A computed fold for a 350-nucleotide RNA from an Actinomycetota bacterium, annotated as Bacterial RNase P class A.
[in-house]
RNA sequence: CGAGUUCGUGAGGCGAUCGCGGCCGGGCACGACCCGGUCGAGGAAAGUCCGGACUCCACAGGGCAGGAUGCUGGGUAACACCCAGGCGGGGCGACCCGACGGAAAGUGCCACAGAGAACAGACCGCCGAUGGCCUUCGGGCACAGGCAAGGGUGAAACGGUGGUGUAAGAGACCACCAGCAUCCCGGGUGACCGGGAUGGCUCGGCAAACCCCAUCCGGAGCAAGGCCAAGCAGGGACGUCGGUGGCCCGCCGGUCAAGUCCCGGGUAGGCCGCACGAGGCCGACGGCAACGUCGGUCCCAGAUAGAUGAUCGCCCACGACAGAAUCCGGCUUAUCCACGGACUCGCAUC
Numbered sequence: 001c002g003a004g005u006u007c008g009u010g011a012g013g014c015g016a017u018c019g020c021g022g023c024c025g026g027g028c029a030c031g032a033c034c035c036g037g038u039c040g041a042g043g044a045a046a047g048u049c050c051g052g053a054c055u056c057c058a059c060a061g062g063g064c065a066g067g068a069u070g071c072u073g074g075g076u077a078a079c080a081c082c083c084a085g086g087c088g089g090g091g092c093g094a095c096c097c098g099a100c101g102g103a104a105a106g107u108g109c110c111a112c113a114g115a116g117a118a119c120a121g122a123c124c125g126c127c128g129a130u131g132g133c134c135u136u137c138g139g140g141c142a143c144a145g146g147c148a149a150g151g152g153u154g155a156a157a158c159g160g161u162g163g164u165g166u167a168a169g170a171g172a173c174c175a176c177c178a179g180c181a182u183c184c185c186g187g188g189u190g191a192c193c194g195g196g197a198u199g200g201c202u203c204g205g206c207a208a209a210c211c212c213c214a215u216c217c218g219g220a221g222c223a224a225g226g227c228c229a230a231g232c233a234g235g236g237a238c239g240u241c242g243g244u245g246g247c248c249c250g251c252c253g254g255u256c257a258a259g260u261c262c263c264g265g266g267u268a269g270g271c272c273g274c275a276c277g278a279g280g281c282c283g284a285c286g287g288c289a290a291c292g293u294c295g296g297u298c299c300c301a302g303a304u305a306g307a308u309g310a311u312c313g314c315c316c317a318c319g320a321c322a323g324a325a326u327c328c329g330g331c332u333u334a335u336c337c338a339c340g341g342a343c344u345c346g347c348a349u350c
Base pairs, nucleotide, nucleotide: 001346002345003344004343005342006341007340008339009338010337012315013314014313015312016311017310018309020040021039022038023037024036025035026034027033042321046332047331049330050329051328052327053326054221055220056219057218061249062248063247064246066217067216068215069214070213071085072084073083074082075081086100087098088097089096090095101212102211106210107209108206109205110204123151124150125147126146127145132141133140134139159177160176161175162174163173164172178202180199181198182197183196184195185194186193187192225272226271227270228269234263235262236261237260238259241253242252243251279298280297281296282295283294284293285292286291
């Protein structure tokens, strides 16, 4: 200097004029209205995909069915999230990805090609002693029978290399490897890693197939749930069960009910919930880290026909994706850029 990987910060800024919403104070006793001060949309506010806080129902108990997660250890209120590690895969590397328990419990699938795709198989082939046929007496042919070592097909063919052996072969046997099983030693909290001995010689892939195993799971949701004001008009049928996903047991409440359905009347107003939080920022300590403890400091949107707009000037990165509606921790998706840190590879110079 170039090419990359990964992490972090920001989300146009400043000024002027008018216009919005909350809170506080004042004009003013109240209201309307006016004045002053102060605060006022995001890194994803999106998706509604996980986890909770909170509210209500419910013996808040048990079970079945169902669902979710799936290597180990830690973090957290919790999680399918985050951190660190293990194993496997990709990359020269920094790094990135993983739906990561079990295929030797069972069932199922692996198209086409191929002889044969899980205890499989003979298409081309190799051998063929004895017996048979032929012979130039060297041998040739082929039946019975033997083989799966060679070739071919395929994504994948029931271990690999080299030898012994054989009619020809084959873990049939041997040496060295790989894999599997059992046992032992060492390291590690653990997942696992390293090593040794023995053995049978060797039993593919898929569970993001059914399944098996382990762990976990009440339901509904701020339109939850409360308070106030105003207003009307109830009638009929079913009916023994009703109790916040389904079923069973238990429990509670019922038989004049609750509940369900049909016809009809009134209301749609106001207040709370509503933002002080598993809160933000700074520092110290502990920890590889996620994060935790302690101290200090700050209050930072609460609309409801739904608040941020318009104009001008300057700077500039020339502005993309895009607007809170109970709140928080995550994940995923969309996206214009600017700046900075660490690391990797390549080239050149000293």

Its mean pLDDT, the model's own confidence on a scale to 100, is 78. Its Rfam family is "Bacterial RNase P class A". Its family is annotated with dimeric ribonuclease P complex, tRNA processing and ribonuclease P activity in the Gene Ontology. Rfam's curators write: Ribonuclease P (RNase P) is a ubiquitous endoribonuclease, found in archaea, bacteria and eukarya as well as chloroplasts and mitochondria.